The RNA shown here (Bacterial RNase P class A) has 384 nucleotides and comes from a Thiobacillaceae bacterium. Its Rfam family is "Bacterial RNase P class A". Rfam's curators write: Ribonuclease P (RNase P) is a ubiquitous endoribonuclease, found in archaea, bacteria and eukarya as well as chloroplasts and mitochondria. By type it is a ribozyme. It was read from a public genome assembly, where an Rfam model found it. The coordinates come from a structure-prediction model, not an experiment, and the mean pLDDT is 76.

[in-house]
RNA sequence: GGAGUCGGCCAGACAGCCGCUGCGCCUGGUCGCGCAGAGGAAAGUCCGGGCUCCACAGGGCAGGGUGCCAGGUAACGCCUGGGCGCAGCAAGGCCGCAAGGCCCCAAGGCGACGGAAAGUGCCACAGAAACCACACCGCCGAUGGCCGGCCGCAUUCGGUCGGAUCAGGCAAGGGUGAAAUCGUGCGGUAAGAGCGCACGGCCGCACCGGCAACGGUGGCGGCGGGUAAACCCCACCCGGAGCAAGGCCAAGUAGGCAGGCGUGUCCACGUGACGUCGGCGGCCCGUCGAAGCCUGCGGGUAGGCCGCACGAGGCGGCGGGCGACCGCCGUCCCAGAUGAAUGGCUGUCCACGACAGAACCCGGCUUAUCGGCCGGCUCCCUGC
Repeated sequence: GGAGUCGGCCAGACAGCCGCUGCGCCUGGUCGCGCAGAGGAAAGUCCGGGCUCCACAGGGCAGGGUGCCAGGUAACGCCUGGGCGCAGCAAGGCCGCAAGGCCCCAAGGCGACGGAAAGUGCCACAGAAACCACACCGCCGAUGGCCGGCCGCAUUCGGUCGGAUCAGGCAAGGGUGAAAUCGUGCGGUAAGAGCGCACGGCCGCACCGGCAACGGUGGCGGCGGGUAAACCCCACCCGGAGCAAGGCCAAGUAGGCAGGCGUGUCCACGUGACGUCGGCGGCCCGUCGAAGCCUGCGGGUAGGCCGCACGAGGCGGCGGGCGACCGCCGUCCCAGAUGAAUGGCUGUCCACGACAGAACCCGGCUUAUCGGCCGGCUCCCUGC
């Protein structure tokens, strides 16, 4: 200097005039003054919580969620660091006339990443065969058998040579397939096979390193699979609803009508037992409440106030930590609308303005997106 990649910040700016919302002051009075006033995603509603109510709220089953290890956090399916695996860009190497192909693959990226030796399923089609393995094409046929020749005194018996293959042997070669008796090579064999050897792979074992996931070394032993975003097993976690939660005030009709169950029973006479109704997301236990509870029809109200912003808060400094983050000190108050607040005009500047507007509030993830600035890591080139 170039390229790749990851992270952080900003989110048009300034001035003037008029107009909005909240808070504070002044005030009879929205007249006036002051301060503040949409996002990095405010979006999706996918997770986790705070808060409110059920409700004083326990145990179990069912149901649901997560799934490598160690940490962070209020918590999480999030974040940080590490491990393993996967694909693959740049650089590098090989082949090629070229197009291009192959190998390897930094930083970085992705992972629905527990268990197949608890059990049950499934692996279509093709193929001999897809849970312990019957062999389609094929190879051998040494041993036993068959045929032929020769030799030995030989029709029998024996030896030897040759042939085809029966019995038998093979899973090495070929074919099928996503996957088929661990892979490649050498030897060996009748032909073969971990049968033997070498190098590698998987599982178990021992030792070493690491908190751990896991990695390394070693000789020994063994070696037909895959699939759990199939059922399942294991570990950990989980009450339910939700600001239209939930309270208060005012007003108003019709404390309306009908139906069902019940308002009890027993005794040893007490905080007892049983029964009825209702609450606790489904069920059970348990527990609480009650003389009420449930169902249907009909009527009134839809107004105002609170909740409503001081927070797991922002910023700065110091310290600890690889980091996420934590601790201490200081400082600041930074939107609260309710058919829904920031708009209109003018001028200047340049990054020429993309995606896009709070509605109870936070921590995340995901999606959309113009442009600018600042850093980290890796590789290559050049110079010293």